About this RNA
Predicted 3D model of RNase P RNA and transfer RNA as a complex of 445 nucleotides.
[in-house]
RNA sequence: AGAGUCGGCCGGACAGUCGCUGUGCCUGCGUGCAGGCAUGGAGGAAAGUCCGGGCUCCACAGGGCAGGGUGCCAGGUAACGCCUGGGGGUCGCACUGGUGACGGUGCGGCUACGGAAAGUGCCGCAGAAAACAGACCGCCGAUGACCCUCUGCAAGGAGGGAUCAGGCAAGGGUGAAAAGGUGCGGUAAGAGCGCACCGCGUGGCUGGCAACAGGCACGGCAUGGUAAACCCCACCUGGAGCAAGGCCAAAUAGGGAUGCGAUGGCGUGGCCCGCGCCGCAUCCGGGUAGGCCGCACGAGGCAACCGGUGACGGUUGUCCCAGAUGAAUGACUGUCCUCGACAGAACCCGGCUUACAGGCCGGCUCUUCUU
RNA sequence: UGGGGGAUCGUCUAGUGGUAGGACUACGGACUCUGACUCCGUCAGCGGGGGUUCGAAUCCCUCUCCCCCAGCCA
Numbered sequence: 001a002g003a004g005u006c007g008g009c010c011g012g013a014c015a016g017u018c019g020c021u022g023u024g025c026c027u028g029c030g031u032g033c034a035g036g037c038a039u040g041g042a043g044g045a046a047a048g049u050c051c052g053g054g055c056u057c058c059a060c061a062g063g064g065c066a067g068g069g070u071g072c073c074a075g076g077u078a079a080c081g082c083c084u085g086g087g088g089g090u091c092g093c094a095c096u097g098g099u100g101a102c103g104g105u106g107c108g109g110c111u112a113c114g115g116a117a118a119g120u121g122c123c124g125c126a127g128a129a130a131a132c133a134g135a136c137c138g139c140c141g142a143u144g145a146c147c148c149u150c151u152g153c154a155a156g157g158a159g160g161g162a163u164c165a166g167g168c169a170a171g172g173g174u175g176a177a178a179a180g181g182u183g184c185g186g187u188a189a190g191a192g193c194g195c196a197c198c199g200c201g202u203g204g205c206u207g208g209c210a211a212c213a214g215g216c217a218c219g220g221c222a223u224g225g226u227a228a229a230c231c232c233c234a235c236c237u238g239g240a241g242c243a244a245g246g247c248c249a250a251a252u253a254g255g256g257a258u259g260c261g262a263u264g265g266c267g268u269g270g271c272c273c274g275c276g277c278c279g280c281a282u283c284c285g286g287g288u289a290g291g292c293c294g295c296a297c298g299a300g301g302c303a304a305c306c307g308g309u310g311a312c313g314g315u316u317g318u319c320c321c322a323g324a325u326g327a328a329u330g331a332c333u334g335u336c337c338u339c340g341a342c343a344g345a346a347c348c349c350g351g352c353u354u355a356c357a358g359g360c361c362g363g364c365u366c367u368u369c370u371u
Numbered sequence: 372u373g374g375g376g377g378a379u380c381g382u383c384u385a386g387u388g389g390u391a392g393g394a395c396u397a398c399g400g401a402c403u404c405u406g407a408c409u410c411c412g413u414c415a416g417c418g419g420g421g422g423u424u425c426g427a428a429u430c431c432c433u434c435u436c437c438c439c440c441a442g443c444c445a
Stems, first nucleotide, its partner, number of pairs: 001367010012336007020041010043342001047353002050351005055241004062273004067237005072086005087113001088111010114232002119230002121226003136172002138168003143165003146161006180198006199221001200219004205214003245293004255284006264278004286444003300319008337340001372441007381395004389425001397413005418434005
């Protein structure tokens, strides 16, 4: 310098003219409009609506069951499925130990990561056997039969065969997965059968808030996988949503049919209890669909200092920064550059996810060049 | 804006972890003098991407598209 990957930041700039819209002030009148001046006017995702909260109503949100969600540990936070730090696992690269199974160190990436010795279910095809293991090829046939040979007067002894009983699970083969692995010993052949190491389990010790780690002793291995299958354990969880909800105004047929019914119905959601109310649901028909609030000062932004590894917290100072309801934020001109992507607020906020031209910064790996 | 539901051959649908099935349509053949009916056969599909699992239309995450509902008197 280039490429890849991971993380963070920015998201055309300036000037002029004419518009749109919120707010404040002034003027005019026809009293809710017009004009003037000042000032504010989209985003990092405003998006998807996937989580969490504020706010509002229902009971002050109560009890139980069911349902739903989350899931290593600690912390942050209003809260979270988010964030930070740590642990374990796994992958890549470099170096390295061991005969081997398998490790060690450093750097970087990923991680939906409670429990499979509580129980249940499932594991198609293939394969001998798929969870109470099993024996197709194969190995052995020590032992007991059988056959053959040799020897011996005989009893018997020696050798051979792999025919039967039987032994085995090393090797082959099937599979995603074959009931611990490697090495040595051992044996008829084998096998935790024995030993050492690796793994696993149990117990206690040390370090750590903890997850967990380290080493010690014991156990010959019991315990295959799957919980983004049911389930168990721990924790969380009432429902609805600004068309919430409140006020003013307008309007009127509070009418009709059907169904349910006080062991009921509604608020109230799946159910029961409790609390409050006494009709409720569907359809038909009728009227009216205007205005104000909610609604922009907020878990707010910026700066400094302090505490913390960090997320974040605290103190002080300073700033006010969109608020529409056919719904504003645009158009033109000039100059410059790297020639401009994805995309437009609608009650608000914290996250996640997804989309995104181009540019800047940093970590790691590789390649090339220079010293 | 808020809430709810869905996506499987060209169309309508079944399949709730183990080779995606049926009906209509289309195409080819048989029957017929020809056509229809009927019979036989063929083609064709899990909206896209990622994950869990030995294995995914099915379970989980994410994206895309489609459909439905809504004020007051009450």
Rfam match: Bacterial RNase P class A. Gene Ontology terms of the family: tRNA processing, ribonuclease P activity and dimeric ribonuclease P complex.